[in-house]
c-di-AMP riboswitch aptamer (ydaO/yuaA leader) from a Dehalococcoidia bacterium, 131 nucleotides, folded computationally. The coordinates come from a structure-prediction model, not an experiment, and the mean pLDDT is 83. The sequence was found by an Rfam model in a public genome assembly. It matches the Rfam family "c-di-AMP riboswitch aptamer (ydaO/yuaA leader)". From the family's description: This family represents a conserved RNA structure found upstream of the ydaO and yuaA genes in Bacillus subtilis and related genes in other bacteria. Its family is annotated with regulation of gene expression and cyclic-di-AMP binding in the Gene Ontology.
RNA sequence: AACACAUCAGCGCCUAGCCCGCGAAGGCGGGACGGGGGACCCACCCACCAGGGGCGAACCCGGGAAACCGGGGCGGCUAACUUCCGGCCGUAGCCCGUCAGCUAACCCCGGCGGCGUCGGAAGCCUCAACA
Repeated sequence: AACACAUCAGCGCCUAGCCCGCGAAGGCGGGACGGGGGACCCACCCACCAGGGGCGAACCCGGGAAACCGGGGCGGCUAACUUCCGGCCGUAGCCCGUCAGCUAACCCCGGCGGCGUCGGAAGCCUCAACA
């Protein structure tokens, strides 16, 4: 000097997951936001295999004994913001318990956790300087 790791602070990212009040604290109450159940109407209505359903981007096709691989779709990041191009990455997991289509009134629940990116262009916002 370079590289790697750790800690602290700021800033930023995924996610609904942030904010306020009370409390010494455990915690309690409330809100932003998010999810589920639940009529008329409408939809569905058979048989076989097979129960069925929910949160989520996390699905589909092909190959493979499998692990996994390829492609498409979908989702995220690329630092004011949006979009496009390029690049990088994810495509998990969990829950209900034989039960749930949509659904006004109404009812119930969550409001965690995990991380560290920064290339180009157009539009547009803001700031500074000059006039």